RNA sequence: UGUACGAACGGGCAAAACUAUUAAAAAAUAGUGACGCAAAGCUAAAGGGGCUAAGGUGAAAAAAACACUAUGCCAGCCAGUUAUCGAA
Numbered sequence: 001u002g003u004a005c006g007a008a009c010g011g012g013c014a015a016a017a018c019u020a021u022u023a024a025a026a027a028a029u030a031g032u033g034a035c036g037c038a039a040a041g042c043u044a045a046a047g048g049g050g051c052u053a054a055g056g057u058g059a060a061a062a063a064a065a066c067a068c069u070a071u072g073c074c075a076g077c078c079a080g081u082u083a084u085c086g087a088a
Base pairs, nucleotide, nucleotide: 005086006085012037013036017032018031019030020029021028022027035076041081042080043079047078048077049074050073051072055069056068057067058066
């Protein structure tokens, strides 16, 4: 110095819930809040997996319901990638 690892120091992020807004929804943003996290930083057809179904398609005349479908969404599911500190 690098990799692995995760004591300490400096710290960092922020689950659920509530409120407001956006969206068809999944969900996102902001505030409050802290369940937890050594990557709970970043990356969404250059990997896998999951959620939603507006639009489209299906079937008998229509509506509703139902089924399929992502270009929509989730990285705090796995994964890829980058990174602070330095005890054992």

A computed fold for an 88-nucleotide RNA from Domibacillus indicus, annotated as c-di-GMP-I riboswitch aptamer. The organism belongs to Domibacillus, within Bacteria. It matches the Rfam family "c-di-GMP-I riboswitch aptamer". About the family: GEMM was predicted in a large-scale screen for bacterial structured RNA regulatory elements. It was read from a public genome assembly, where an Rfam model found it.